Predicted 3D model of a 548-nucleotide part of an RNA (large-subunit ribosomal RNA, domain I) from Deltaproteobacteria bacterium RBG_19FT_COMBO_58_16. The coordinates come from a structure-prediction model, not an experiment, and the mean pLDDT is 85. NCBI's taxonomy places the organism under Bacteria, delta/epsilon subdivisions, Deltaproteobacteria. Rfam family: Bacterial large subunit ribosomal RNA.
Context: one part of a larger RNA
């Protein structure tokens, strides 16, 4: 030096456990902001560096409830004080909330400097403080009021609003590429990604100028099926409907226009009044046309408004049933033996495995205070026949031609939607559309405008769940994590969990400078001792034995 073999170090693997994540489903909730918001700085404790709370009234301060005996956070001590005249604690409503930040008086290298007004403390004065106000754009109302006579801009004041956070989900205005086509230019990717704009609790879309095919259907959204079909495609990649059918949910409306009436200005008249435009009011709102005008009529239904609050529910709480002996043990909840609740044997916890110890649980109860819903009833509105054939039914629109673009549909035989440039109609003896076009037929009635539901999503809150994860897993984070570090910066990002049934965390004595040991004590156990459950292996020793 190597085997081997015991006992140790060192390691942190496994075991087991679990405060944290994963993921589903139900509820509810879907925003907060100039009444200053999301997020921050600096402060706030008797002693106070962190972290939570709070805000110069600063771990809090007033009130209505709830509770019902200890309490002054994480936190452990010392001092000191609260409390049945009800703390602490939990809810509701309020005060009180320094600076910055949309940041908003002016500036600014964010948490800082700096003013003008009006009121108020203090002063002889000035300084200085305190409180209120002062940004900008839009809308809507007044007041002034140029060039330049009315006028108009501007100016000035009042009132309203808006601004900026925020996870996804909508709309809408732009808009790639890497790829695929085994290359690459039409296409593809894909109206994705990304940017920007605006809104809600959802939004969009919606009451047929729709399908549909000779029978018909009756808004609009979802989902299944039609269908990977018709169909489009350098007919290459590929792209890809409809209608029908069967579900979810269902709800229908106002306008404009003819006609009437009021006003107001202007025109014509001597005058009565006539008639132009404008406002407002009334009327109307359909496609077996429909209304206006004329005749005749006054009622049921509904209804998303606007009151009303029965009753529900959110935001603390609360009653809540039944065991004892007796062995093992360091401890009973575990073994015997008797017993007893269950509308409760979901589930946690306790010195080991507990239906009857604790905390629940099942089944009951409950609000002074804000909220959410929302029944009756009450108002308010909406809603029917015939007859003429004058009059009225949405215009730079339909429609057309060129250029785009959306439509599964790439100009194509390309209909039909949107429109940059030109052109440009008709009022019911009218006009669209039925995939060029005509013509017959069917259907429907644009050029205004609204409308719940079923339908997407999930930062955040509550509840259950789980053939999800158990510290290299599960979120990146279980643990003071978007921290520590890294980067100029966008941005990138860990590691770190577990003594014990209580700390009962080793007083005392020895050795040592001290670290750390050796006693002594605690405990079940200390090779559980704080580098602390279990402690694999590399790897390091010591001891002994066999070997070179």
């Nucleotide at each position: 030096g190597g085997c081997a073999u015991a006992c140790g170090g060192u390691g942190g693997a496994u075991g087991c456990c679990u405060u944290g994540g994963c993921g589903u489903c139900a509820g509810a909730a879907g925003g907060c902001g100039a009444u200053g918001a999301a997020g921050g700085a600096c402060g706030u404790g008797g002693u106070a560096a962190g972290c939570u709370g709070c805000g110069a009234u600063a771990a809090g301060c007033u009130u209505c409830g709830g509770g019902g005996a200890g309490c002054c956070g994480c936190a452990a001590a010392c001092a000191g004080g609260c409390u049945u005249u009800g703390a602490u604690c939990c809810g509701g409503a309020g005060a009180u909330u320094u600076c910055c930040g949309a940041a908003u008086g002016g500036g600014g290298g964010a948490a800082c400097c700096u003013g003008g007004c009006u009121g108020g403390g203090u002063g002889a004065g000035a300084a200085u403080c305190c409180a209120g106000u002062u940004a900008u754009c839009c809308u809507g109302g007044g007041c002034u009021g140029a060039a330049u006579a009315c006028a108009u801009a501007g100016g000035c004041c009042c009132a309203g609003g808006a601004g900026g956070c925020g996870a996804a989900c909508g709309g809408g205005g732009g808009g790639a590429a890497g790829u695929g086509a085994a290359a690459c230019a039409u296409c593809u990717c894909a109206g994705u990604a990304c940017c920007c704009c605006c809104a809600g609790g959802a939004a969009g879309a919606g009451a047929a100028a729709u399908c549909a095919a000779u029978u018909g259907a009756g808004a609009u959204u979802c989902c299944c099926u039609g269908a990977g079909u018709a169909g489009u495609g350098g007919c290459g990649a590929g792209c890809g409907a409809a209608a029908u059918g069967g579900g979810a949910a269902c709800a229908g409306c106002c306008u404009a226009a003819a006609c009437c009436a009021a006003c107001a200005a202007g025109a014509c008249g001597c005058a009565a009044g006539u008639u132009u435009u404008g406002u407002c009011g009334g009327g109307g709102u359909u496609g077996c046309g429909g209304g206006a005008c004329c005749c005749a009529a006054c009622g049921u239904g509904g209804g998303a408004c606007u009151c009303g609050g029965a009753g529900a529910g959110a935001u603390a709480g609360u009653g809540g049933a039944a065991c004892g002996g007796u062995c093992u043990g360091g401890a009973a909840a575990g073994g015997c033996c008797g017993g007893c609740c269950a509308u409760a044997g979901c589930g946690g916890g306790u010195g080991a495995u507990a239906g009857c110890c604790c905390c629940g649980u099942a089944c009951g109860c409950g609000a002074a205070a804000u909220c959410u819903u929302g029944a009756a009833g009450a108002g308010c509105u909406c809603u029917a026949g015939g007859g003429u054939a004058u009059c009225c039914c949405a215009a730079g629109u339909a429609c057309c031609a060129c250029g785009g673009g959306a439509c599964a549909c790439g100009a194509g035989a390309a209909a039909u939607c949107c429109u940059g440039u030109g052109g440009g109609a008709a009022u019911c003896c009218g006009g669209g559309a039925g995939g060029a076009c005509c013509a017959u037929c069917u259907u429907c009635c644009a050029a205004g405008g609204c409308u719940a539901a079923a339908u997407a999503c999930u930062c955040a809150c509550u509840g259950a769940c789980g053939a999800c994860c158990g510290a290299u897993a599960g979120u990146g984070c279980a643990c003071c994590a978007g921290u520590a570090c890294c980067g100029u910066g966008a941005g990138g990002g860990a590691a770190a969990g577990g003594c014990g049934a209580a700390a009962a965390g080793a007083a005392c004595c020895c050795c040592g400078a001290g670290a750390g040991g050796g006693g002594a004590g605690u405990g079940a156990a200390a090779u559980a001792g704080a580098a602390c459950c279990u402690g694999a292996a590399a790897c390091c020793g010591u001891a002994u034995g066999c070997u070179u």